[in-house]
RNA sequence: UUCAGUUUGAUCAUGGCUCAGAUUGAACGCUGGCGGCAGGCCUAACACAUGCAAGUCGAGCGAGAAAGCACUUCGGUGUGAGUAGAGCGGCGGACGGGUGAGUAACGCGUAGGAAUUUGCCCAGUAGUGGGGGACAACAUGUGGAAACGCAUGCUAAUACCGCAUACGCCCUAUGGGGGAAAGCAGGGGAUCUUCGGACCUUGCGCUAUUGGAUCGGCCCGCGUUAGAUUAGAUAGUUGGUGAGGUAACGGCUCACCAAGUCUACGAUCUAUAGCUGGUUUUAGAGGAUGAUCAGCAACACUGGGACUGAGACACGGCCCAGACUCCUACGGGAGGCAGCAGUGGGGAAUCUUGGACAAUGGGCGCAAGCCUGAUCCAGCCAUGCCGCGUGUGUGAUGAAGGCCUUAGGGUCGUAAAGCACUUUCGCCAGAGAUGAUAAUGACAGUAUCUGGUAAAGAAACCCCGGCUAACUCCGUGCCAGCAGCCGCGGUAAUACGGAGGGGGUUAGCGUUGUUCGGAAUUACUGGGCGUAAAGCGUACGUAGGCGGAUCAGAAAGUAUAGGGUGAAAUCCCAGGGCUCAACCCUGGAACUGCCUUAUAAACUCCUGGUCUUGAGUUCGAGAGAGGUGAGUGGAAUUCCAAGUGUAGAGGUGAAAUUCGUAGAUAUUUGGAGGAACACCAGUGGCGAAGGCGGCUCACUGGCUCGAUACUGACGCUGAGGUACGAAAGUGUGGGGAGCAAACAGGAUUAGAUACCCUGGUAGUCCACACCGUAAACGAUGAAUGCCAGUCGUCGGGUAGCAUGCUAUUCGGUGACACACCUAACGGAUUAAGCAUUCCGCCUGGGGAGUACGGUCGCAAGAUUAAAACUCAAAGGAAUUGACGGGGGCCCGCACAAGCGGUGGAGCAUGUGGUUUAAUUCGAAGCAACGCGCAGAACCUUACCAACCCUUGACAUACUCGUCGUCGCUCCAGAGAUGGAGCUUUCAGCUAGGCUGGACGAGAUACAGGUGCUGCAUGGCUGUCGUCAGCUCGUGUCGUGAGAUGUUCGGUUAAGUCCGGCAACGAGCGCAACCCACAUCUUUAGUUGCCAGCAGUUCGGCUGGGCACUCUAAAGAAACUGCCCGUGAUAAGCGGGAGGAAGGUGUGGAUGACGUCAAGUCCUCAUGGCCCUUACGGGUUGGGCUACACACGUGCUACAAUGGCAGUGACAAUGGGUUAAUCCCAAAAAACUGUCUCAGUUCGGAUUGGGGUCUGCAACUCGACCCCAUGAAGUCGGAAUCGCUAGUAAUCGCGGAACAGCAUGCCGCGGUGAAUACGUUCCCGGGCCUUGUACACACCGCCCGUCACACCAUGGGAGUUGGGUCUACCCGAAGGCCGUGCGCCAACCUUCGGGGGGCAGGCGGCCACGGUAGGAUCAGCGACUGGGGUGAAGUCGUA
Repeated sequence: UUCAGUUUGAUCAUGGCUCAGAUUGAACGCUGGCGGCAGGCCUAACACAUGCAAGUCGAGCGAGAAAGCACUUCGGUGUGAGUAGAGCGGCGGACGGGUGAGUAACGCGUAGGAAUUUGCCCAGUAGUGGGGGACAACAUGUGGAAACGCAUGCUAAUACCGCAUACGCCCUAUGGGGGAAAGCAGGGGAUCUUCGGACCUUGCGCUAUUGGAUCGGCCCGCGUUAGAUUAGAUAGUUGGUGAGGUAACGGCUCACCAAGUCUACGAUCUAUAGCUGGUUUUAGAGGAUGAUCAGCAACACUGGGACUGAGACACGGCCCAGACUCCUACGGGAGGCAGCAGUGGGGAAUCUUGGACAAUGGGCGCAAGCCUGAUCCAGCCAUGCCGCGUGUGUGAUGAAGGCCUUAGGGUCGUAAAGCACUUUCGCCAGAGAUGAUAAUGACAGUAUCUGGUAAAGAAACCCCGGCUAACUCCGUGCCAGCAGCCGCGGUAAUACGGAGGGGGUUAGCGUUGUUCGGAAUUACUGGGCGUAAAGCGUACGUAGGCGGAUCAGAAAGUAUAGGGUGAAAUCCCAGGGCUCAACCCUGGAACUGCCUUAUAAACUCCUGGUCUUGAGUUCGAGAGAGGUGAGUGGAAUUCCAAGUGUAGAGGUGAAAUUCGUAGAUAUUUGGAGGAACACCAGUGGCGAAGGCGGCUCACUGGCUCGAUACUGACGCUGAGGUACGAAAGUGUGGGGAGCAAACAGGAUUAGAUACCCUGGUAGUCCACACCGUAAACGAUGAAUGCCAGUCGUCGGGUAGCAUGCUAUUCGGUGACACACCUAACGGAUUAAGCAUUCCGCCUGGGGAGUACGGUCGCAAGAUUAAAACUCAAAGGAAUUGACGGGGGCCCGCACAAGCGGUGGAGCAUGUGGUUUAAUUCGAAGCAACGCGCAGAACCUUACCAACCCUUGACAUACUCGUCGUCGCUCCAGAGAUGGAGCUUUCAGCUAGGCUGGACGAGAUACAGGUGCUGCAUGGCUGUCGUCAGCUCGUGUCGUGAGAUGUUCGGUUAAGUCCGGCAACGAGCGCAACCCACAUCUUUAGUUGCCAGCAGUUCGGCUGGGCACUCUAAAGAAACUGCCCGUGAUAAGCGGGAGGAAGGUGUGGAUGACGUCAAGUCCUCAUGGCCCUUACGGGUUGGGCUACACACGUGCUACAAUGGCAGUGACAAUGGGUUAAUCCCAAAAAACUGUCUCAGUUCGGAUUGGGGUCUGCAACUCGACCCCAUGAAGUCGGAAUCGCUAGUAAUCGCGGAACAGCAUGCCGCGGUGAAUACGUUCCCGGGCCUUGUACACACCGCCCGUCACACCAUGGGAGUUGGGUCUACCCGAAGGCCGUGCGCCAACCUUCGGGGGGCAGGCGGCCACGGUAGGAUCAGCGACUGGGGUGAAGUCGUA
């Protein structure tokens, strides 16, 4: 030392993406009171106006004004003043300050080294004598626009030059030789004096030299970015000798000689980059970074060069070249802010053209002092860190107001107001520091102190779906928008926008960017590779890494101790100073590093011995499809020849193409040729892998066992490398029987460039040579050691005997299983366990194993191997479901077996469509369609047209008025409605015009809505399905989702029961309990019944009776209870007896958890939205009844099993106000007659006429009756429905609603069948199991081409630019070498000159520039290739 969100229906693990933290030279948005301390061009090393940033010394030297003032004889004089300014000379301008362009380097860091210089400084030694000639300034003249000169003349010095001297010093051939200097100032007793001084002394200087100190130069060990799609680089290159050069070593340079040097421990090349102390993050290790402060190096417009100097190749110096800017009289000149300010430009972005040298420091000077944009201060900026404030106390009518509300209230909220108090900061006024020492203060009248003033002047920003602290209302309606990730928004958004409220931080807050963290997501600490990404196809082997036992030595690693260093600052600790803090100061610790000394010797390394267990050798046995070559064998296919023989053969799901009367197929014999080797054959054998299979021979590799002796670690792994390496493919030459890509034909199909069939070429075979890849798999690298077992099998050995067994051992090869491991699956002595060594590989998915480049290849291609862009996942294992044209078991009028229908006709009815002013609305596969509707002429009615009403037809409340309400008549009108008239005057009581009630008028709250949303809902309903299922508690198993129970063996209609079982129990379902029917009993007998008795009008009519029927209450009865068989001695099943009924007796009611966002806002209720003189209300008329057509459900038929006529018996349910009387009422059947197979005596549609009934009213638009008319239709294509017994079929009857209207619906009885072998198939369902990339769950998921849009990218004729290399040309300035016509003060001179020097020109080197050629990087590019992403496009889908 911390996580969290996101892949899934859920789970575990893998894995990426994202968040919370810290950080910042920041920027942007909103906002802004004060102070302290810090910080402030990260971009254009872009260009710069203006001012300032380096001067100083008169105690080195010569010369030397002016203004002003004073005096004046007006000529001038004094003063200013030896001042200013300039010059010669000295020191300093190499420090201080800036910047990050270059640099991958001894540049930097760290630790060392020798061959070296060092002005000023310190210490020492010895000196400082005596001369000389010039040049500035200045003067005169002169050139130029200017910058700047030129000529002549004068002059001083601590400027310059000889001479003398030389302790040190330098050179040397060891004899010797060479080389210095400068004075100035202060003071002063004697002496001298040219009166200036000399001289003495002190101070500052000067010369030579020695040593030190300081700062440098040089060398070197180690460390210091990325790329191998950069593998070879290098000619002064590497070394030597000699010379030159430098302060100094050195190829630093040159001549000659040699051919080296660097590199896989990464040279060279390319890209990027100043390095460090540190900063930031972090638990640490690490990572990132190099602003401010400090150290080093580099640079100063770009490039080159040197001069001066102690020090430079010099930021504010010089020369040259180049670019740019400026001045110009066009001849020529000037410049360099990456110093401080400042300007323009660039940019998201970074300050004042400030004050002072008071302090600290620097330069010069003896000093005073001068200079100092170093520095110290101030200004601007919330840029950061730190501190403070914007009030405090009290105050409940919980004010007003806002918001919400369930309408009660809640909340903002003690918050405000009010009352009392305080004054930090601010403002005003007074006093007033430290920093400074005797003096001197920019800051600054600042810090600080005191007094006064008034709550007075001072709060914002972001967020509120989860992560993540914080919730409601309104608006919007996949729009507008939000978003860090997941995601939100399609009419009830805690996610958008606003508001109220809340949360967080606070003079700030948020966003964006950066870095680290979380990320163990590059894993050293600290990961992995069977299936998630990941073991090279296999072996041999080089470098490298690692390595058995033992003894001794040494001491590299290692350990301990000491020393040096690790700058300061920073971090940390302690103490101290600013009121605190930030900040600052002091001290300590630390700086984990490097170097060095000593000691130790266990371990590793090294050196030298020894050993045998690792490894190998020898001998004796053994097994084997190990390899190569040669030979040889039989079966089969095909072909050829011949014989027999005749019409087909072949092939398929079925066919056809094909072969066959020119004789196939079949069959027999003979022959040819090629390829492969049945049986044996086996989770058997061999091999490194690929792979290897008839038999024999030859050659040959490896392995195993046993035994003795020998060698003595000889071993393991293995980057590069090398060899082998299936199939396909390639080249050359053979071979070619069968098979068979391509191709052809036939089928299949919507298509079929496929699957199937008939043919058929490469190829398959051989030899030689390539290729070098595979799901080359055990998806498991090699080696070694260790860790329970059991059972097989192959090869060898040993022991015992029963001679074919047992035990044991070594080596292979398998199965199961423990510990252990694993995400799980699984692995488990043949590990995926526990350890060690070495190699290879992985780091989200796609793009992509692709592009480019390289290498290899004849080619195909192989190998190595990216990026842009895009997504938030992709992927693994397991779980529960669902699904499968997967499997097993089982059920259902599911099929089959039957009976009758529908689909064809006419009509009825519903729907679609069409039409219409309207044809109201809903229902839509099963599960909408004779459904809502148990009944549309008006009404209903929701629709349309027209005409009316607006507190409304209806409810509650208010005010005013009137008291009846009601009823009736007339007029206008289509009516609603409007108007006129007639009649009558309510109830209670507390006696009040009080209450109630009614009507009219008014005004507002409101009424009203069959308007929308069934995807906001309740309720109700359908459906799977009356299918047998659906769950829970505890326990157990599993990391978990989950499993178990509920699976299994039987059985059942059933998760029904039995048995077993890590389960044991329980709940909702099943069953039972309920109702009806079937049998009996008891009770009760009227309006029911009548057996027996009596009467009778013959009617249970009457008496009588309650036996029966029946009614309606209570009971009984059925439970596999009994018997036999079977089964497991179970559950149960089969059969039987008895019984009215037998295995749930029959039929109802009853519908588990759930599914379908199933249906219904038009039954009802209801949230939200919408309408309010209308989407409400009323009326009349119309419409819902339309009609080319399509579908569903029915009725009636097509006829003789029938029609018609006649005769003709028996019901039940129910209704009628009622217990059964009474009424409403049968048909088919049966019998007789007739019809005689026809569009009929079938069929009844349609139409004409006449009526009946209901009703205000039958025109649109009712039903029925009579007469007449007499359509289609002769049993219905594909397809499809119902039904398993009192069922289907057939026959009629009743009821609801209703004024009237049924072929519909709900019920009732009469007559009354056929068939079920069986579960292969269709449909639906249940259980178990299996596969799955499905979970919106197969109506799922999903792939590719094409078309369209956008994006990035490869190729591309070319074109443009950059850096770089090679060769050649040119050759500024400048050093160097040699020369030196010409010229020249110091010294020497014999006066001729010499010595020495200068200018000049020559040579060589070289910057810029030019020409040519290479390789390389980047931009653009017509066209083109693939890739990615997009809304609902197209074609297909093993």

A computed fold for a 1438-nucleotide RNA from an uncultured prokaryote, annotated as small-subunit ribosomal RNA. Its Rfam family is "Bacterial small subunit ribosomal RNA". The coordinates come from a structure-prediction model, not an experiment, and the mean pLDDT is 85.